[in-house]
Context: one part of a larger RNA
């Protein structure tokens, strides 16, 4: 891990709902019993019970009624179709589709491992150290102490065996479900060891580690309750055909589970029931907008109060570049302001050359209750998040088809089936690659198109508006650029040019009490300003505005717009043309629902046939009984190939093996259909 076989809505009862049968104001029998047969079951009896035919009321009770009620008001619940079988659906109540826990409870087996005790034996090379006591000798009044000697203690020392397992290493589908190399501890004790014996499962035993109690241990094994329980995970097996969801509310020891509504589905019944659109009449406080009302909030005037300062014996007065409620103006913000106020939407209702059952009730059967992007209205957040919660609409879930280079959600558009036909949509048309190197007009020179702000800047092209110009503009070049004057003041100085004040006057063709460099301070260079030269397809300066460009611009393995390449094959505006999808059209064909026509079988027309979770609806196929009808040793079955045939599950002549039993309608009954359950078994 491949193949192979086995694998999972079953059975029983009791309601409920269709469906089909039989009887019908009735319907039906249960146990037992007869009778026939080899059981299996068939006829028959059996009328007990059951339902059902009369209901209301708490009841007495009255009854096509009755109860409350004073009621002959009024309301409530009532005023005849059931019943039995059988099929199927679903519910309860059972293991109730399968497979799966840890766990619980009883009853037993376990101390041949281990833990600890009990009894009884065994074991521990050598080597070291030298404790009490003893004796001698000193010693002392006697003790005490000293000194040699003997002497041999110890949870004492080195180290084997023997016990252990510290540290590294190697092993880690191993030689071993715990080892092996090396280096460690302990090695006369609380040592370690044979043997036989005891305690045990909420219990033993523990120098305590939740350690050990047979490779098991925060409660052992092994059977029983037992198919515990499991809102949870995983599987749950043929075909086609109609409709086709949700991911949402309220509750909930509730949130990944449920129960009611909502959404779907099938049946029944029913009313112009429902939707579009027109007109029409409603209530509204959104957007906006306002500041008339709440809060806020600028700036001014005005002024009570306050403060400060003058005055003052006290009262009182005065001034004020202070600060200010309230009032006024101007100019303003606002989800919890509103004198105002839309479009939409709601709601009613008249009408309709519009859709035509879509629309309610009622039964039957459901799934859904983790959404998720996406546009546009908000709230959270940072006017962040592929980021959170609300509202509208769509996609996507449950949507393939083209297009976006790839890309669930974006565009475009909703796939019954086939065609070697057309036409388009969005998006495209130099090659890759289907389709214009497609006409015209214009912009861009950045490879800008082919990411990005503030911000900057004689790019470029269009526009407007001011100035000035052949009485000569703009720029360049020659020239001048002065007098009073060193204006005053300050200042060592201060002369246009450090500052500070004032900036007036003459001569001029013009010239500032000076634009900028310079000086220590004058000088010196420059500029405004004028003249002169020059000579403008009309030029020239300024400011705004709009098109396209630039600059700002930084990331880790090589680079790109899809790629090549492109100066348009980039970008605007207009024109044509063509490509382009499962869209539409066309031919052929299949079904659904429906109108017409038809006894039927059908035919013709109209409108449909993407689908998950679920509803319904119609069939294949296997295996076994029953009745009938066939094939079969001229070869049944099964298996290898297999012309055909059906929408599909399958069917199948023929042919090869095979060597004895099978097929087909009809109708019944099920151990009924395998690719997944880290499924089970087997084989390779």
């Nucleotide at each position: 891990a491949c193949c192979g076989u086995c694998g999972a809505g079953u059975u029983a009862u009791u309601g409920g709902g269709c469906g089909u049968a039989g009887c019908g104001a009735g319907g039906u029998u249960a146990a037992c019993c007869c009778c026939a047969g080899a059981u299996a079951u068939g006829g028959g009896a059996g009328g007990a019970g059951c339902c059902g035919u009369a209901g209301c009321g708490a009841a007495a009770g009255c009854g096509a009624g009755u109860c409350c009620g004073a009621a002959u008001a009024g309301g409530g619940c009532g005023c005849u179709a059931g019943u039995u079988a059988c099929g199927u659906u679903u519910a309860a109540u059972a293991g109730a589709c399968c497979c799966g826990a840890a766990g619980c409870u009883g009853a037993g087996u376990g101390a041949u491992c281990u833990a600890c005790c009990c009894a009884u034996g065994a074991u521990c090379a050598g080597g070291u150290u030298g404790a009490a006591a003893u004796c001698u000798c000193g010693g002392u009044a006697a003790c005490a102490c000293g000194a040699g000697a003997u002497g041999g203690a110890g949870g004492a020392c080195c180290g084997a065996a023997c016990c252990u397992g510290c540290g590294u290493g190697u092993g880690u589908u191993g030689a071993a479900a715990a080892a092996c190399a090396u280096u460690g501890g302990g090695a006369u004790g609380a040592a370690u060891u044979g043997u036989g014996g005891g305690u045990a499962g909420g219990a033993g035993u523990g120098a305590a580690a939740g350690g050990c109690u047979u490779a098991u241990c925060a409660a052992a094994c092994u059977c029983a309750g037992a198919a515990a329980u499991u809102g949870c995970u995983g599987g749950u097996u043929c075909u086609c055909c109609c409709c086709g969801a949700a991911a949402u509310a309220g509750u909930u020891c509730u949130a990944g589970g449920a129960c009611u509504a909502g959404c779907c589905u099938u049946g029944u019944a029913a009313a112009a029931u429902g939707g579009g659109c027109u007109g029409u009449g409603g209530g509204g406080g959104u957007a906006g907008a306002g500041u008339a009302c709440u809060c806020g909030a600028u700036g001014g005037g005005c002024u009570a109060g306050g403060g400060a300062c003058c005055c003052u014996a006290c009262a009182a007065g005065g001034u004020u570049a202070c600060u200010g409620a309230a009032c006024c103006c101007a100019a303003c913000g606002a989800a919890a302001c509103u004198c105002c106020g839309a479009a939409u939407a709601c709601c009613a209702u008249c009408g309709u050359u519009c859709c035509u059952u879509a629309u309610u009730a009622c039964a039957g059967g459901a799934g859904u209750c983790a959404g998720c992007c996406u546009a546009c209205g908000g709230g959270g957040g940072a006017u962040a998040a592929g980021c959170u919660c609300c509202g509208u609409g769509g996609a996507c879930a449950a949507a393939a088809g083209a297009g976006g280079a790839a890309c669930a959600c974006c565009u475009c558009g909703g796939a019954c089936c086939g065609c070697c036909a057309g036409c388009u949509a969005a998006g495209g048309u130099c090659c890759c690659a289907g389709a214009g190197u497609a006409u015209g007009g214009g912009c861009u020179a950045a490879g800008u198109g082919g990411u990005a702000a503030a911000g900057g800047a004689u790019g470029u092209g269009g526009g407007a508006u001011u100035a000035c110009a052949u009485a000569g503009a703009c720029a360049a070049c020659c020239g001048g650029g002065a007098u009073g004057u060193u204006g005053g003041c300050u200042c060592a100085g201060a002369g246009g040019c450090a500052g500070c004040c004032a900036u007036c006057a003459u001569u001029u063709a013009a010239a500032g009490a000076g634009u900028g460099c310079g000086u220590a301070a004058c000088a010196g260079c420059u500029c405004a300003c004028c003249g002169g030269u020059c000579g403008a397809u009309u030029g020239c300066a300024a400011u705004c505005c709009c098109g396209c460009g630039c600059c700002g611009a930084c990331a880790a393995u090589g680079a790109u717009c899809g790629g090549g390449a492109c100066u348009a094959a980039g970008c605007c505006c207009a024109u044509u043309a063509c490509c382009g999808a499962a869209g539409c059209u066309g031919c052929g064909g299949a079904u659904u629902c429906u109108g017409u026509c038809g006894c039927a079988a059908g035919a013709c027309g109209g409108a449909g046939u993407g689908g998950u979770a679920g509803g319904g609806g119609a069939g294949c196929g296997u295996c076994c009984c029953a009745a009938a009808a066939g094939c079969u040793g001229c070869g049944a079955a099964g298996c290898g190939c297999a012309a055909g045939c059906g929408u599909a599950a399958g069917c199948g002549a023929g042919u090869g093996u095979g060597g004895a039993g099978u097929u087909u309608u009809u109708g019944g009954g099920a151990g009924u259909g395998a690719a997944u359950a880290u499924g089970a078994c087997g084989g390779u």

Predicted 3D model of a 684-nucleotide part of an RNA (large-subunit ribosomal RNA, domain II) from a Candidatus Omnitrophota bacterium. Its Rfam family is "Bacterial large subunit ribosomal RNA". Its family is annotated with ribosome and structural constituent of ribosome in the Gene Ontology. The full RNA is in RNAcentral, with records from ENA. Taxonomically the source falls in Candidatus Omnitrophota (Bacteria, Pseudomonadati).